[in-house]
Context: one part of a larger RNA
RNA sequence: CUGGGCAUAAAGCGUACGUAGGCGGUUUGUUAAGUGUGAAGUGAAAGCCCACGGCUCACCCGUGGAACUGCUUUGCAUACUGGCAAGCUCGAGGACGGUAGGGGAGAGCGGAACUCUUGGUGGAGCGGUGAAAUGCGUAGAUAUCAGGAGGAACACCGGUGGCGAAGGCGGCUCUCUGGUCCGUUUCUGACGCUGAGGUGCGAAAGCCAGGGUAGCGAACGGGAUUAGAUACCCCGGUAGUCCUGGCCGUAAACGAUGGGCACUAACUAGAGGGCUCUCCUGUGGGUUCUCUGGUGAAGCAAAUGUGCUAAGUGCCCCGCCUGGGGAGUAUGGUCGCAAGGCUAAAACUC
Numbered sequence: 001c002u003g004g005g006c007a008u009a010a011a012g013c014g015u016a017c018g019u020a021g022g023c024g025g026u027u028u029g030u031u032a033a034g035u036g037u038g039a040a041g042u043g044a045a046a047g048c049c050c051a052c053g054g055c056u057c058a059c060c061c062g063u064g065g066a067a068c069u070g071c072u073u074u075g076c077a078u079a080c081u082g083g084c085a086a087g088c089u090c091g092a093g094g095a096c097g098g099u100a101g102g103g104g105a106g107a108g109c110g111g112a113a114c115u116c117u118u119g120g121u122g123g124a125g126c127g128g129u130g131a132a133a134u135g136c137g138u139a140g141a142u143a144u145c146a147g148g149a150g151g152a153a154c155a156c157c158g159g160u161g162g163c164g165a166a167g168g169c170g171g172c173u174c175u176c177u178g179g180u181c182c183g184u185u186u187c188u189g190a191c192g193c194u195g196a197g198g199u200g201c202g203a204a205a206g207c208c209a210g211g212g213u214a215g216c217g218a219a220c221g222g223g224a225u226u227a228g229a230u231a232c233c234c235c236g237g238u239a240g241u242c243c244u245g246g247c248c249g250u251a252a253a254c255g256a257u258g259g260g261c262a263c264u265a266a267c268u269a270g271a272g273g274g275c276u277c278u279c280c281u282g283u284g285g286g287u288u289c290u291c292u293g294g295u296g297a298a299g300c301a302a303a304u305g306u307g308c309u310a311a312g313u314g315c316c317c318c319g320c321c322u323g324g325g326g327a328g329u330a331u332g333g334u335c336g337c338a339a340g341g342c343u344a345a346a347a348c349u350c
Base pairs, nucleotide, nucleotide: 004321005320006319007304008303012318014201015200016199017198021194022193023192025088026087027086028085029084030083031082033081034080035077036076037075038074039073040072041071042070049065050064051063052062053061054060091191092188093187094186095184096183097182098181103177104176105175106174107173108172109171110154114150115149116148117147118146119145120144121143125136126135162169163168206247207246208245209244210243211242215241216240220236221235222234223233258317259316260315261314262313263312266295267294268293269292270291271290272289273288274287275286276285277284299306300305323350324349325348332343333342334341335340
């Protein structure tokens, strides 16, 4: 190198875009680089291998053969791959007509709840727990009514439902904006797939600057519990949670399952379109494309399971794995304000 793998055993990059590269539909012509075949030259000798021979045999040696799987030049072949030229429309994309949606950004608005505050009523408790206490309350709390202020989140609808590449997205309205799906053979004519490096996005927590702060609440204080209680429970409460701008770049970033294309039983439920049939016109039936679930044939699998949303059958490209610990550590490099991230060993040990 070949050979084996990656849902759960070690192993799919968090995710997308995309450079180089790898791979690439269909027809004709041409070329002959790859490919096939023939020839010539070369491929030192020794050695290895085979045959025969010389030392009494063997080791050793001699002669001959084979081999040296390679390279160069050249003739021929043209199915396949490649190059070039010209086409094609099924892949891909565009146009036009529709379509559903918590996809993204900005602005405005709304109600419930909560806390604070002002005033009224009222007058002794409230709160909290397993039980209590800390705490709040005659300086009038809790409760209740009316007014005001503020911040955060959007009950019901709501769904195994929808959208997004992933992270993720849920009150209402408007503006801007991305993608999907369906239909129409209307256009371009392989424009495609993947993607080392690279670049963008990327929950929460955390960091920097400025604002904001109702509720919740690391740290912290107090009350309990307990042998103790640096906890679980209770009363408070700062960062934070929110907004703007900038960092960080990690997660059980999970379907623990990379992306693309094609093919391979059925049944059933839901979502978005198209076509069609039926007057039982309430809708329902059939069919087709796309998406999301359940059961399951064959197959696969160590089993669990998976099964047209494959973990089946194939092809293309990328990433990754190679006993446990040491260790995702040290060191170096690089990124970061820091926290730390990325890359990534060895000794030793079982």